[in-house]
This is a predicted structure of a 348-nucleotide part of an RNA (small-subunit ribosomal RNA, central domain) from a metagenome. Rfam family: Bacterial small subunit ribosomal RNA. The RNAcentral record of the full RNA draws on SILVA.
Context: one part of a larger RNA
């Protein structure tokens, strides 16, 4: 390479949009590029194969035949694919009428709590732990009452419940704004799927500049513990955590499960709609989501099981023994930290 694979053994890209490319619904007509068949030409000789001849045989030599992936020309076929034309509505989209939502952006507002400040009451402790100590407190702490300031986060509601492509999103109100679902079947008429490169988004930490700083808290200091204790525990505490703008681009970025489509028994809970029945409770049914259990089937097993890891198709990404190593070198990106691409020697 062929092949076989990718939930947990190596292996699904963090996620989306989308270029090239690949793949692509139903009907009719045309064409004949792919495809199929025939003919002709070509496919040197030698060799291989077949069957003759010649050396006493053989190897060997020799005349003949066959074979030759294929290529070209030409004639024909038209099922499938392609191309052209015409048409369709089941895919996709638009429209109209509804629905639910922590989807995003910006602004404003609110209460509880924490800390600090001021004032009152009040007096000897408070705090902390396994036990202590460091620490705070007679310059009046802790506790408690009233007032004020600041920053951050939003108890209950809250739910294997909702929304989002993923990361993620949770007080309230408003602004701007994206998507989804259901119903109708008015419109377009295959406009689709996937997607190498590319572009955009991308938790936390980190970086730059300027703000902000209540609580928490790497580093750091002290107290304990201990043989030691650069830890676990305690008292403090700076970056940071917050905001704006610009970078970084990584995660157990996980469902460790790429996207799309079709098909294949059920039972049960829940979210958002629709239809029918019923006075109602509720029942039947249908679409979209989200859970549990499980037929068949699959799986090495665990398990998965209409939200597939079942049965198939299309497209992309990735794997190919462990270590060396996600390292070195080089390229690209970055302010840096580093990221990305990514070996070999050697060794088992």
């Nucleotide at each position: 390479u062929u092949g076989g694979g990718c939930g947990u053994a190596a292996a699904g890209g963090g996620u989306g949009c989308g270029u090239a490319g690949g793949c692509g619904g139903u009907u009719g007509a045309g064409u004949a590029a792919g495809u199929u068949g025939g003919a002709u030409g070509u496919g040197a000789a030698a060799g291989c194969c077949c069957a003759g001849g010649g050396c006493u045989u053989a190897a060997c030599c020799u005349a003949g035949g066959a074979a030759u992936g294929g290529c070209a020309u030409u004639c024909a076929a038209u099922a499938c694919u392609g191309c052209u034309c015409a048409a369709c509505u089941a895919g996709a989209g638009u429209g109209c009428g509804g629905u639910a939502g922590g989807g995003g952006u910006u602004g404003a507002u609110g209460g509880a709590a924490u800390u600090c400040c001021c004032a009152g009451u009040g007096u000897a402790g408070c705090g902390g732990u396994g036990a202590a100590a460091u620490g705070c407190g007679u310059a009046g702490a802790u506790a408690u009452u009233g007032g004020g300031a600041a920053g951050a986060a939003c108890a209950c509601c809250a739910g294997u419940g909702g929304c989002g492509a993923a990361g993620g999103c949770g007080a309230u109100c408003a602004u701007c704004u994206g998507a989804a679902c259901c119903g109708c079947a008015a419109c377009u008429g295959a406009c689709g799927c996937u997607g190498a490169g590319g572009c955009a988004c991308g938790a936390a930490a980190g970086c730059a500049u300027g703000g902000g700083g209540a609580g928490c808290a790497a580093a750091c200091a002290g107290g304990a513990u201990u043989a030691g204790a650069u830890a676990c525990c305690c008292u403090g505490g700076u970056a940071g955590u917050c905001c704006a703008u610009g970078c970084c681009c990584u995660a157990a970025a996980c469902g460790a499960u790429g996207a799309g489509a079709a098909c294949u028994g059920g039972c049960u809970g829940u979210u958002g709609g629709g239809a029918g029945g019923g006075u109602a409770a509720c029942c039947u049914u249908u679409c979209a989501g989200u859970g549990g259990c499980g037929a068949a089937g699959c799986u090495a097993a665990c398990g998965c099981g209409u939200u597939a890891a079942g049965u198939u198709c299309u497209c992309c990404g990735c794997c190919u023994g462990g270590g060396g190593a996600g390292u070195a070198c080089g390229g690209c990106c970055g302010c840096a930290a580093g990221g990305u691409u990514g070996a070999a020697a050697c060794u088992c």